[in-house]
Context: one part of a larger RNA
């Protein structure tokens, strides 16, 4: 000085409490232990691994992980020297599971001072290439976590033999080391706020593809047309919120509680924004890198499996266990985003995935697009049911050289466990949980997962004595 207390004192935070709705039980999906295996590639490990690295394992991906002991050996890539031959490429053909081997056919670059240069490509020799092999306890770089918690520091003074201390401690506020005030301290820096971005309210400028209030015209219907520029909206620019106004309370301060007026009220809501640091935290499989290993193999191609195996644990979903429901009909209103190797409409086929078609669209034009819940009517009537869909069978769609291992989906038929889940345990203070569906990435094809969007729309916090984790100030200590 710190660190550490089942020491104390203040303070915070969905931590608890107070409430919703969940997980642990069931059945599937996915990761993960673990066994199994020829191989089940690697890597992540309390919180901070385990729907994570992976925004997509049928071949590719893919990592020699494994079988074939299949091929290649200056090599799949990159510079450079020499030498030698030639344009490359393509194409038949044999053998092959391809890779690849042999053979065969076609081609015969560019400039020239005609000596040769010079691009490319093969072959051969040499420097070298090349390794997702090892070391994340040798590293940078990014990242995770205390944690958006308020907290780390330093310059001069001063104090003390010194380590240090002071300042940053009090006294009050504050989301805040935020503000006042006091104060041997007076400043200053990285942090905090705020400048930034989106949204909530007016304005103004703009008016196409986007609007349609009034005029006028048309149509079975529609902003369809003339038109208008009001409204919506759109994208630019401004304005507005700052304890500014009033009032009580405070120490006449910071500032708190109440009102007033606004679309907004004390940081309006949300986001980016992560100090010194901590975990020898994570990753040498993104990338970069010391060293160490390999070089006819730990390097490189190729088939073909495997990464998808399954008694059983465990994590995260998601479907459910009904009637605030299922089924059937009718009808109704989003917002984000995506499209030219693309989205694909009307129309027709086919029960149905889906096909036939191909209009229109490099998109405020026209397509994905049907939004779901809801609403309106009908039906079941408490049942393992018309609840639930696991699993199986058959017959199909579609992507793709190829769905056997191992895709998605579709119609039939099958209907299995489940009747609200022990200990125990998690999320969540407002447009939030709950619950509806939509869209994107990545992608030939595969979304119960991920990011995102809107639509419905709660319920409770008395209060801080416990549990958990944090900050300040003191105190004990054989720790350091």
């Nucleotide at each position: 000085u710190g660190a550490c207390g089942g020491g104390g004192c203040c303070c915070c935070g969905c931590a608890c409490a107070a409430g919703c709705g969940g997980u642990g039980g069931a059945g599937u999906a996915u990761g993960u232990c673990g066994c199994u295996u020829a191989a089940u590639u690697c890597g992540a490990a309390g919180c901070a691994a385990c729907g994570c690295g992976a925004a997509g394992a049928a071949c590719c991906u893919u990592a020699u992980c494994c079988a074939g002991u299949g091929g290649c050996u200056u090599g799949a890539c990159a510079u450079u020297a020499c030498u030698c031959u030639g344009a490359c490429a393509g194409c038949u053909g044999u053998g092959g599971a391809a890779a690849c081997a042999c053979a065969g056919u076609c081609u015969u670059c560019u400039c020239u001072u005609c000596g040769g240069a010079g691009a490319c490509a093969g072959a051969g020799u040499a420097a070298c290439a090349g390794g997702u092999g090892c070391u994340g306890c040798a590293u940078g770089g990014c990242a995770g976590u205390c944690g958006u918690c308020a907290g780390c520091u330093c310059g001069u003074g001063u104090c003390g033999u010194g380590a240090g201390a002071u300042g940053u401690u009090g006294g009050g506020u504050u989301a805040a080391g935020u503000c006042c005030c006091g104060c041997a301290a007076c400043g200053a820096g990285c942090g905090c706020a705020a400048c930034c971005c989106c949204u909530a309210u007016c304005c103004c400028u703009a008016g196409u593809u986007g609007c349609c209030a009034g005029c006028g015209a048309g149509u079975a219907a529609u902003g369809u047309c003339g038109g208008g520029a009001a409204c919506u909206c759109u994208a630019g620019g401004g304005a507005g919120a700052c304890u500014g106004c009033c009032g009580a309370c405070g120490a006449u301060a910071a500032g708190u509680c109440g009102g007033a007026g606004g679309a907004a009220g004390g940081u309006g809501g949300g986001g980016a924004u992560g100090a010194c640091g901590u975990c020898a935290u994570g990753u040498c499989c993104u990338c970069a890198u010391g060293g160490c290993c390999c070089u006819u193999a730990u390097g490189c191609c190729c088939u073909g499996g495997g990464c998808u195996g399954c008694a059983c644990a465990c994590g995260u979903a998601c479907u459910a266990c009904a009637a605030u429901g299922g089924c059937c009909g009718g009808u109704a209103c989003a917002g984000c985003g995506g499209g030219u190797c693309g989205u694909g409409a009307a129309a027709c086929c086919g029960u149905g995935a889906g096909g036939u078609g191909g209009a229109a669209c490099c998109a405020a034009u026209c397509c994905c697009u049907a939004a779901a819940a809801g609403c309106c009517g009908g039906u079941c009537u408490c049942a393992g049911u018309u609840g639930g869909g696991a699993u199986u069978g058959u017959a199909g769609u579609c992507u793709g050289c190829a769905a056997c291992u191992c895709g998605a989906c579709u119609a039939u038929a099958u209907g299995a466990a489940c009747c609200u889940g022990g200990a125990a345990u998690c999320g969540c203070u407002a447009g939030u949980a709950a619950u509806c569906g939509c869209g994107a990435a990545u992608c030939a094809g595969c979304a119960g997962g991920u990011c995102g969007c809107g639509g419905u729309g709660a319920a409770u916090a008395c209060g801080u004595u416990c549990c958990c984790g944090g900050g300040g100030c003191u105190u004990g200590u054989a720790c350091a």